[in-house]
About this RNA:
Model confidence (mean pLDDT): 82 of 100. The RNA shown here (Glycine riboswitch aptamer) has 97 nucleotides and comes from a Planctomycetota bacterium. The model forms 90% of the base pairs in the Rfam consensus. Taxonomically the source falls in Planctomycetota (Bacteria, Pseudomonadati).

RNA sequence: AAUACGGACGAGAGAGAUACCCUCACUUGAUGGGGGAGCCGAAGGUGCAACCGGUUUUGGCCGGGAAACUCUCAGGCAAAAGGAUCUCGGCCUUGCG
Numbered sequence: 001a002a003u004a005c006g007g008a009c010g011a012g013a014g015a016g017a018u019a020c021c022c023u024c025a026c027u028u029g030a031u032g033g034g035g036g037a038g039c040c041g042a043a044g045g046u047g048c049a050a051c052c053g054g055u056u057u058u059g060g061c062c063g064g065g066a067a068a069c070u071c072u073c074a075g076g077c078a079a080a081a082g083g084a085u086c087u088c089g090g091c092c093u094u095g096c097g
Base pairs, nucleotide, nucleotide: 006092007091009089010088011087012086013085018037020036021035022034023033024032025031026029038077039076040075044073045071047069051064052063053062054061055060
């Protein structure tokens, strides 16, 4: 000096699912508390295949092992907020060259 991958930040886009029912309070609601049933998956988190390693009595066993799949713990189910991911922007850091 360069700067893939990666990281955080900014801007834009960004889905799904009950404005559910009961009850209490009151400022009578798209508010707050408690309870109930129903649902969503794209914060986060769980689980696992191929494959790899070890062990083995070669049947197996143990460990590692991805996701937008899976589960629905958490979170969410009017708007707002959040939101995986994508695009753009510069910044940070480190390789190859």